This is a predicted structure of a 72-nucleotide RNA (transfer RNA) from a Bacteroidales bacterium. Model confidence (mean pLDDT): 81 of 100. Lineage of the source: Bacteria > Pseudomonadati > Bacteroidota > Bacteroidia > Bacteroidales. The sequence is in RNAcentral, with records from ENA. It matches the Rfam family "tRNA".
[in-house]
C1' cells in the first nucleotide's frame, strides 16, 4: 500500500429494512439452621464516528477511526 473479516449492555455473541435479544455476570426477593445450587423479578445499549437513501436503518450506500488475518 492492496485485500478479506470484524466493532451491538460489564464479558461472549445473535439479530439480512418494521418495538434491539440470548447466555454468563450484577442487584433484589424466595428457599435453607446457614451457605451453595435452584426458582422469580429488575437494571444496564448515542448498535465505533459522521453523512446519505427510505415512511422507517444495527441492517443498504459513501467517507473516516480502531482491531484481526492474507498478499506485497
Nucleotide at each position: 500500500u492492496g485485500u478479506g473479516g470484524g466493532g451491538u449492555u460489564g464479558u461472549g455473541c445473535a439479530g439480512c429494512g418494521g418495538u434491539a435479544g440470548c447466555a454468563c455476570g450484577a442487584g433484589a426477593g424466595u428457599u435453607c439452621c446457614a451457605u451453595a445450587a435452584g426458582c422469580u423479578c429488575u437494571a444496564u445499549g448515542u448498535c465505533g464516528c459522521g453523512g446519505g437513501u427510505u415512511c422507517g436503518a444495527a441492517u443498504c450506500c459513501c467517507g473516516c477511526c480502531c482491531c484481526c488475518g492474507c498478499a506485497a